[in-house]
Context: one part of a larger RNA
RNA sequence: CUGGGCUUAAAGGGCGCGUAGGCGGCUUGCCAAGUCAGAGGUGAAAUCUUUCGGCUUAACCGGAAAAGUGCCUUUGAUACUGGCGGGCUCGAGGGAGAUAGGGGUAGAUGGAACUGGUGGUGGAGCGGUGAAAUGUGUUGAUAUCACUAGGAACGCCGGUGGCGAAAGCGAUCUACUGGACCUCUUCUGACGCUGAGGCGCGAAAGCUAGGGUAGCGAACGGGAUUAGAUACCCCGGUAGUCCUAGCCCUAAACGAUGGGUACUGAGUAGUGGACUUACAUGGGUUCACUGCUGAAGCAAAAGUGGUAAGUACCCCGCCUGGGGAGUAUGGUCGCAAGGCUGAAACUC
Numbered sequence: 001c002u003g004g005g006c007u008u009a010a011a012g013g014g015c016g017c018g019u020a021g022g023c024g025g026c027u028u029g030c031c032a033a034g035u036c037a038g039a040g041g042u043g044a045a046a047u048c049u050u051u052c053g054g055c056u057u058a059a060c061c062g063g064a065a066a067a068g069u070g071c072c073u074u075u076g077a078u079a080c081u082g083g084c085g086g087g088c089u090c091g092a093g094g095g096a097g098a099u100a101g102g103g104g105u106a107g108a109u110g111g112a113a114c115u116g117g118u119g120g121u122g123g124a125g126c127g128g129u130g131a132a133a134u135g136u137g138u139u140g141a142u143a144u145c146a147c148u149a150g151g152a153a154c155g156c157c158g159g160u161g162g163c164g165a166a167a168g169c170g171a172u173c174u175a176c177u178g179g180a181c182c183u184c185u186u187c188u189g190a191c192g193c194u195g196a197g198g199c200g201c202g203a204a205a206g207c208u209a210g211g212g213u214a215g216c217g218a219a220c221g222g223g224a225u226u227a228g229a230u231a232c233c234c235c236g237g238u239a240g241u242c243c244u245a246g247c248c249c250u251a252a253a254c255g256a257u258g259g260g261u262a263c264u265g266a267g268u269a270g271u272g273g274a275c276u277u278a279c280a281u282g283g284g285u286u287c288a289c290u291g292c293u294g295a296a297g298c299a300a301a302a303g304u305g306g307u308a309a310g311u312a313c314c315c316c317g318c319c320u321g322g323g324g325a326g327u328a329u330g331g332u333c334g335c336a337a338g339g340c341u342g343a344a345a346c347u348c
Base pairs, nucleotide, nucleotide: 004319005318006317007302008301012316014201015200016199017198021194022193023192025088026087027086028085029084030083031082033081034080035077036076037075038074039073040072041071042070049065050064051063052062053061054060091191092188093187094186095184096183097182099180103177104176105175106174107173108172109171110154114150115149116148117147118146119145120144121143125136126135162169163168206247207246208245209244210243211242215241216240220236221235222234223233258315259314260313261312262311263310266293267292268291269290270289271288272287273286274285275284276283277282297304298303321348322347323346330341331340332339333338
């Protein structure tokens, strides 16, 4: 390379936008590059294959034929691919109307709880645990009432319910803003799909600078437990968690399942629309999304099964025994931590 694969055995890029490239709807005319057919030329000899012959035979040698997948020239064919041109509307997009939503960004506001402070009541414990102790309290704690300050998070609604490409998004209101679904069938007329590089986004932790710090809480201190206890439990508590600006770029970033299109027996539930009807608290039809059960099929099985892991096609990424090792080295990015790319010896 061919071939086989990627839910769980090795293997889907964390996610999107998009360049080159690859692939691409229906119909029609021309060209004839790919493609197909005919003819001609070439494809050295030796070798290989077949056959005939020469050495007593064989190896070996000689003659002949075939083969030489290919290339070139030329004459044709035009179904398919391609090129150029015309047409179409089902793919795609635009327009109009309407809908749902924790989609995003910024600002403002609110109540519960918590902690601190001030004052009142009160007077001995509180707290904590398996049991305790450290801790806290007559300088008046815990409890309770009133006021006040602060920071963080938004109970109920809340739902295998919604939105988003993923990460993710949940108090209320306002402003700005992205996307989706449905209906009309009004417009453009293949404008499409994927996407190596590239660019952007990317939980938590971590980093830089400046703020903020109620609660929680790595590290750390103390009390227990224990043979020990650098832990689990308890009392404290710094970074951090929060905000602004800038980095980092990794996760069991998971549906462990890349994206797109078409087709394939059913039932049932939810969410958002539209249509229909005798106007009903209903029934039916249809589109999009989210679940469950399952026919066939697929699968090693578990399972999956119109949200495919079925049947096919297009494009990208990735895998090739375990360890060594996501290590070394080089390159590149980063302030650093480290990330990305990524071996071999050796060994089983």
A computed fold for a 348-nucleotide part of an RNA from a metagenome, annotated as small-subunit ribosomal RNA, central domain.
The full RNA is in RNAcentral, with records from SILVA.